Predicted 3D model of a 100-nucleotide RNA (Guanidine-I riboswitch aptamer) from Peribacillus glennii. The model forms 100% of the base pairs in the Rfam consensus. Rfam family: Guanidine-I riboswitch aptamer. Its family is annotated with regulation of gene expression in the Gene Ontology.
[in-house]
Parts: sequence; structure tokens; C1' cells
RNA sequence: UAAAUAGUUUUCUAGGGUUCCGCGGCCGCCUGAGCCGGACUGGUCCAAGAGAAAACGGCAGCUUUUUGCUGUUCCACGGAAGGAUAAAAGCCUGGGAGGU
Repeated sequence: UAAAUAGUUUUCUAGGGUUCCGCGGCCGCCUGAGCCGGACUGGUCCAAGAGAAAACGGCAGCUUUUUGCUGUUCCACGGAAGGAUAAAAGCCUGGGAGGU
């Protein structure tokens, strides 16, 4: 300096904020609502390349008319700034810039 076929999806978690719900406060209450609060535990919601589980897929071997079985699927330190969504984040930029 160059080279990736380093798989995909779902469910969840670390984590995240505040659109909705709930909760709290204020006001109102003829009737119905409204405003504020995420230094409010929570539910909905978002969520990991380097987190988990599962399914499928890939590769190899055996068996086999069909097909099924077994094994394997490695490694991975990481800013700042910006972007989306209601808003934010281990989300995206990004297996980035850098570093070893």
C1' cells in the first nucleotide's frame, strides 16, 4: 500500500430519551378539559460490528433414489463532530478517523 465471501432475520439486554400512557404539580370542575415536569421508578417506543439466545443461510465431511446427520461459522482497542426520529442513545455515519 492492497485485499473481505468476516452472512441475514427475529426475540431480548446493556443503554436511551420523552410522542403516547401512567405518575406528580398547578388550574378548572355547569360541562368538559388544559398547562408544566424525564435531576418522574415505570408501560408503549428506539437500541448494539466489537452484547445474549434462537432460526435460517454459508463451508466441509458422511450417508443417500429422495434426503438426512455431524462438525464449523474466527478476531475485533476506538475519538470528536454530525444526522434521524417526539427526543436521545453502544442507533446511523462506522469493522469510519485514528491506534495496535